Description:
A computed fold for a 73-nucleotide RNA from Candidatus Phycocordibacter aenigmaticus, annotated as transfer RNA. Its mean pLDDT, the model's own confidence on a scale to 100, is 80. It was read from a public genome assembly. Rfam family: tRNA. By type it is a transfer RNA.

């Protein structure tokens, strides 16, 4: 130089044929306990790597860019 995969919550990771984004684990607050861990209930947290395109509408399609990985020269 060239090809592929990979980027969604603090962590791990889902998201169907494009239709307005969740799950666990922690965190916060109640129950309960003498405490604290366990358990149980609830709550909050998201510019879905970053800029454009195409749609009525994009995490999902397309472009190129940034990080990381993995094979070729």
């Nucleotide at each position: 130089c060239c090809g592929c995969c990979c980027a969604u919550a603090g962590c791990u990771c889902a998201g169907u044929u494009g239709g307005u984004a969740g799950a666990g684990c922690a965190c916060c607050u109640g129950c309960c306990u003498c405490u604290u861990a366990a358990g149980c209930a609830g709550a909050g947290g998201g510019u879905c790597g970053u800029a454009g395109g195409u749609u009525c509408g994009a995490g999902u399609c397309c472009u190129a860019c940034u990080g990381g990985g993995c094979g070729g020269g």